[in-house]
RNA sequence: GAAGUUCGCCAGACCGCCGCUGGUGCAUGUCCCGAAAGGGCGCACUGGAGGAACGUCCGGACUGCAAAGGGCAGCGCAGGAGCUAACGGCUCUCCACCGUGAGGUGAGGAUCAGAGCAACAGAGACGAGCCGAUUAAGUUCGGGUGAAACGGGCAAUCUCUGCGCGCAGCAACACCAAGUAGGCACACGUUGAGGCGGCCCGUCGAGUGUGCGGGUAGGUGGCACCGAGCCGGGUGGGCAACCCCCGGCCAAGAUUAAUGGCGGUCACAUCGCGGGCAACCGCGGUGCACAGAAUCCGGCUUAUCGGCGAACUUCACAC
RNA sequence: GCGGGAGUAGUUCAAUGGUAGAACCUUAGCCUUCCAAGCUAAUGAUGCGGGUUCGAUCCCCGUCUCCCGCUCCA
Numbered sequence: 001g002a003a004g005u006u007c008g009c010c011a012g013a014c015c016g017c018c019g020c021u022g023g024u025g026c027a028u029g030u031c032c033c034g035a036a037a038g039g040g041c042g043c044a045c046u047g048g049a050g051g052a053a054c055g056u057c058c059g060g061a062c063u064g065c066a067a068a069g070g071g072c073a074g075c076g077c078a079g080g081a082g083c084u085a086a087c088g089g090c091u092c093u094c095c096a097c098c099g100u101g102a103g104g105u106g107a108g109g110a111u112c113a114g115a116g117c118a119a120c121a122g123a124g125a126c127g128a129g130c131c132g133a134u135u136a137a138g139u140u141c142g143g144g145u146g147a148a149a150c151g152g153g154c155a156a157u158c159u160c161u162g163c164g165c166g167c168a169g170c171a172a173c174a175c176c177a178a179g180u181a182g183g184c185a186c187a188c189g190u191u192g193a194g195g196c197g198g199c200c201c202g203u204c205g206a207g208u209g210u211g212c213g214g215g216u217a218g219g220u221g222g223c224a225c226c227g228a229g230c231c232g233g234g235u236g237g238g239c240a241a242c243c244c245c246c247g248g249c250c251a252a253g254a255u256u257a258a259u260g261g262c263g264g265u266c267a268c269a270u271c272g273c274g275g276g277c278a279a280c281c282g283c284g285g286u287g288c289a290c291a292g293a294a295u296c297c298g299g300c301u302u303a304u305c306g307g308c309g310a311a312c313u314u315c316a317c318a319c
Numbered sequence: 320g321c322g323g324g325a326g327u328a329g330u331u332c333a334a335u336g337g338u339a340g341a342a343c344c345u346u347a348g349c350c351u352u353c354c355a356a357g358c359u360a361a362u363g364a365u366g367c368g369g370g371u372u373c374g375a376u377c378c379c380c381g382u383c384u385c386c387c388g389c390u391c392c393a
Base pairs, nucleotide, nucleotide: 001315002314003313004312005311006310007309008308009307010306012266013265014264015263016262017261018260020048021047022046023045024044025043026042029041031040032039033038050290055300057299058298059297060296061295062169063168064167065166069201070200071199072198074165075164076163077162078161079093080092081091082090083089094108095106096105097104098103109160110159114158115157116154117153126151130143131142132141133140173221174220175219176218183212184211185210186209187208188207194204195203214392215391229249230248231247232246233245234244236243237242268287269286270285271284272283273282274281275280320389321388322387323386324385325384326383329343330342331341332340337373345361346360347359348358349357366382367381368380369379370378
């Protein structure tokens, strides 16, 4: 210098004007919307998208299902050790494969429990035998089709082993307000309907399901968080994931659903013109990705214009 | 928002892991004076990207598209 590998970071900056939406404090009327429950209106201060908020693929928190539960079935995971609230995630490591290498990939338990599968080709495809040669002797050698030829292969086929999982999801769920025809038909039901979700046991014990009809389709909480929380530091532990200690902080949140628009300056990339030996400078134009929270959190996957940093590898050259 | 399901010819559907078929449609030929009907033939597909396997429409993973269900009272 060229080509790569792994890990980490950023995701334009500032100013002005006009908006949108939440919180706190103060103020508050014979006020506004509404049938009510409830909500709103003023002033000041202040918060307002992401690394993936995407997908909804895993795992949890939370809530309900009866005041407990047991078994079968079913589903998921799979080298070893660890981390974690938990996981199919992460870390280290063994083995196999790929790569010159840095590194990468792996659904990597078991085929001495049992079952199943192997098209075409080939004499023969999982039962052992068949054909040829050879030998004292099934004694030894060969069969050139196939991915695989007698020894095994496939468990991302059934299955077995070990471990884990009850089911549903914030449209969960709780409360308030309003409203009425809390009605009709059929089916099932104390010989047990139905209730924890496929079945059985156990338990509770009287209504339940479907169709038609009727009413309301409003509000509050859950829910904006003192939390598996965020940031910084540690000659703290550990190879690491991670854990521990100290200090600081409280940081979006609706249901027509906010987080935006316009203008200017600068930065970055690129194109054109002009200047310059060159680095580069001036003027003008264009562009500035993927994408938008909806109960919350930990992961994974996928999308992404570009830029920066660190460590390492291979090749070439110079010393 | 949450949950569930499906992608195969132009359309509607098939297909134990072993050469992807059928019907209608389209095109051409035959038949007919011509058309229709009929007969014959042809064209044409596994949404996309990976993996397992000797071999994938089928099994597994990711992704894209489409469809369905889910408020309350009684």

Two RNAs folded together computationally: RNase P RNA and transfer RNA, 393 nucleotides in total. Rfam match: Bacterial RNase P class A. By type it is a ribozyme. Its mean pLDDT, the model's own confidence on a scale to 100, is 79.